RNA sequence: ACCGUUGUAGCUCAGUUGGUAGAGCAAAGCUUUCAUAAGGCUUGGGUCAGGGGUUCAAUUCCCUUCUACGGUA
Numbered sequence: 001a002c003c004g005u006u007g008u009a010g011c012u013c014a015g016u017u018g019g020u021a022g023a024g025c026a027a028a029g030c031u032u033u034c035a036u037a038a039g040g041c042u043u044g045g046g047u048c049a050g051g052g053g054u055u056c057a058a059u060u061c062c063c064u065u066c067u068a069c070g071g072u073a
Base pairs, nucleotide, nucleotide: 001072002071003070004069005068007066010025011024012023013022019056027043028042029041030040031039049065050064051063052062053061
């Protein structure tokens, strides 16, 4: 330099032939106990890497930039 993969909650990951994003763990509160742990219930937390385009509507499609990883020379 070229090619491919990847980026979604604090962490690990789902998701979608375009229709207002979820799980587990973690966190907070309540319950239980003499107390702690475990258990049960509830709650918060996301400009879906950045920018632009198409569309009534984009995490999803297209272009571009960036991050990480791999391959070829």

A computed fold for a 73-nucleotide RNA from a Chitinophagales bacterium, annotated as transfer RNA.
The RNAcentral record of the sequence draws on ENA.
Its Rfam family is "tRNA". By type it is a transfer RNA.
Its mean pLDDT, the model's own confidence on a scale to 100, is 80.